[in-house]
Context: one part of a larger RNA
Molecule: small-subunit ribosomal RNA, 5' domain
Organism: bacterium BMS3Bbin10
RNA sequence: GAACGAACGCUGGCGGCAGGCUUAACACAUGCAAGUCGAACGUGAAGCAGGAGCUUGCUCCUGUGGAAAGUGGCAGACGGGUGAGUAACGCGUGGGAAUUUACCCAGUGGUUCGGAAUAACUUCGGGAAACCGGAGCUAAUACCGGAUACGCCCUUCGGGGGAAAGAUUUAUCGCCAUUGGAUGAGCCCGCGUCGGAUUAGCUUGUUGGUGAGGUAAGAGCUCACCAAGGCGACGAUCCGUAGCUGGUCUGAGAGGAUGAUCAGCCACACUGGGACUGAGACACGGCCCAGACUCCUACGGGAGGCAGCAGUGGGGAAUAUUGCACAAUGGGCGCAAGCCUGAUGCAGCCAUGCCGCGUGAGUGAUGAAGGCCUUAGGGUUGUAAAACUCUUUCACCGGUGAAGAUAAUGACGGUAGCCGGAAAAGAAGCCCCGGCCAACUCCGUGCCAGCAGCCGCGGUAAUACGGAGGGGGCUAGCGUUGUUC
Numbered sequence: 001g002a003a004c005g006a007a008c009g010c011u012g013g014c015g016g017c018a019g020g021c022u023u024a025a026c027a028c029a030u031g032c033a034a035g036u037c038g039a040a041c042g043u044g045a046a047g048c049a050g051g052a053g054c055u056u057g058c059u060c061c062u063g064u065g066g067a068a069a070g071u072g073g074c075a076g077a078c079g080g081g082u083g084a085g086u087a088a089c090g091c092g093u094g095g096g097a098a099u100u101u102a103c104c105c106a107g108u109g110g111u112u113c114g115g116a117a118u119a120a121c122u123u124c125g126g127g128a129a130a131c132c133g134g135a136g137c138u139a140a141u142a143c144c145g146g147a148u149a150c151g152c153c154c155u156u157c158g159g160g161g162g163a164a165a166g167a168u169u170u171a172u173c174g175c176c177a178u179u180g181g182a183u184g185a186g187c188c189c190g191c192g193u194c195g196g197a198u199u200a201g202c203u204u205g206u207u208g209g210u211g212a213g214g215u216a217a218g219a220g221c222u223c224a225c226c227a228a229g230g231c232g233a234c235g236a237u238c239c240g241u242a243g244c245u246g247g248u249c250u251g252a253g254a255g256g257a258u259g260a261u262c263a264g265c266c267a268c269a270c271u272g273g274g275a276c277u278g279a280g281a282c283a284c285g286g287c288c289c290a291g292a293c294u295c296c297u298a299c300g301g302g303a304g305g306c307a308g309c310a311g312u313g314g315g316g317a318a319u320a321u322u323g324c325a326c327a328a329u330g331g332g333c334g335c336a337a338g339c340c341u342g343a344u345g346c347a348g349c350c351a352u353g354c355c356g357c358g359u360g361a362g363u364g365a366u367g368a369a370g371g372c373c374u375u376a377g378g379g380u381u382g383u384a385a386a387a388c389u390c391u392u393u394c395a396c397c398g399g400u401g402a403a404g405a406u407a408a409u410g411a412c413g414g415u416a417g418c419c420g421g422a423a424a425a426g427a428a429g430c431c432c433c434g435g436c437c438a439a440c441u442c443c444g445u446g447c448c449a450g451c452a453g454c455c456g457c458g459g460u461a462a463u464a465c466g467g468a469g470g471g472g473g474c475u476a477g478c479g480u481u482g483u484u485c
Base pairs, nucleotide, nucleotide: 001485002484003483004482006481007480008479009478010477013357014356015355016354017353018352019350020349021315026313027312028311030310031309032308035074036073037072040071041070043068047064048063049062050061051060052059053058054057081268082267083266090193091192092191093190094189095188096187099185100184104181105180106179107178108177109176110175111174112146113145114144115143121136122135123134124133125132126131152161153160154159166173167172194240195239196238201231202230203229206228207227208226209225210224211223212222213221243265244264245263246262247258248257249256250255270291271290272289273288274287293304294303295302296301321347323346324345325344329343330341331340332339333338360390361389362388363387370381371380372379373378394426396421397420398419399418400417404412429474430473431472432471433470434455435454436453440469441468442467443466444465450457451456
């Protein structure tokens, strides 16, 4: 000198764009953040209409209606958060072969005949609750069996195995098998990836082979047997630290430091472990077990997980609203209408940063008054003010009023912009002035009070302390502290 997710002190007019718990991966009240489909299915509340009975305001029946829960499908593996762990094929880069991929695209061929249940519901029972059990009824694109199967899978090449689901407004949407694609994912390898040798030896599924199992898939991935290997001063092992990268900051560069925001990858979801479902998870707002903590309880037993968005306590020098909307973009479901979406779009708060603008312009010497200094003549503040003549950016008031949306639909928002009006009117501070370093005098103080980045100032004439006048610098900021180069 530059930079910052900064903080602190003094000060503070406006706008645009961005950013905003770096600390306790500490604990969390409350609300919301993942649903959707009646064009898969069986029930079918309220309401409305008609009818009947009458006890005259209730009951029953029929139709309509479609709430609500349930079965079923798809989605909850995305999107959002955090960086605890991890020195690792985790990441970066370049390759590889033994795999899988729901929805999507293209192609080929099918979509036949049957069956048994079960939730909801009714009823009985248990429980404080969470919820649970018995009996009975019922549907399906839920479940099961038979048939068929070019292609598909297995094969000792003889053969063996395996599928489907319908709905309806009649135009479609689906379903099954299979081939290819696209996309996503899993796996392996070369190279690169912090410090410590005051860590020198480490290793028994360890290293390799055979066989078997297992996986979507190669493999000690697992197991049995056999061999005794494998790694290491080119730093193994151990200890400490740390998410990695594109990037960011600095620097002429080489390099050094760093990894907030945005983007890619990874890991995690109270702590530890486990599997289930599924195309995909070992699953943040799913399940089970154990633990710590909190809450409810009738003491028998139960419920919970903000490192989602807001918000609270706590910690801290320090970091925001319990806001609006699905109008746009995108996502899930649905044929669609649409529903959901704290993703997202916006608004609110904060000079936290960057950028822009303003706080007026011109004329104006009796160089006014006042202040300060003075050699008492004057000098300086200073064209500065006053005064006169103008202008109206921003802010303010009134009117008008978008684009963003495509036929409709605008949270933002009566916002941005535009037109008119009024009046210089509402808008300047902070640090410094001994040298480095730009800017000097007076008073006070008297090694005191104090200053200080370094050198150093202060003990009676202090340009260095405190005040004042004057001056210098930057400016809605200025200075200090911290950190990096």